[in-house]
Molecule: c-di-GMP-I riboswitch aptamer
Organism: Acidobacteriota bacterium
RNA sequence: CCGACGAAAAAGCACACCCCGUGUGAGCGGGGGUCGCAAAGCCGACGGGAGUCAGGCGCUGGGCGUUCGCGCGUCGCGUUUGACUCGGCUGGGUUGCCGAA
Numbered sequence: 001c002c003g004a005c006g007a008a009a010a011a012g013c014a015c016a017c018c019c020c021g022u023g024u025g026a027g028c029g030g031g032g033g034u035c036g037c038a039a040a041g042c043c044g045a046c047g048g049g050a051g052u053c054a055g056g057c058g059c060u061g062g063g064c065g066u067u068c069g070c071g072c073g074u075c076g077c078g079u080u081u082g083a084c085u086c087g088g089c090u091g092g093g094u095u096g097c098c099g100a101a
Stems, first nucleotide, its partner, number of pairs: 005099002012037002017032006035088001041094003046091003049086011061074001063072003
């Protein structure tokens, strides 16, 4: 000096929640706050996963109409497509403070 590693020390960030703003929403920005974090810095134009919105398809329930064959439209669930969101879900990439064992 570099890598691994994570004792100590000095810093750092900021879960939930509250307030303001913003978005259809998931969420995001700012202030307060401090559960935690050795990268809880950054990357969603490298992946997985989860979530949101809209459309299609299928199922069920109730409502309306009915020539009792069905039709309309709504809620919920599943699935699929598109767009979007999450780096404090995770793999990976990249940058970085300190220096005990």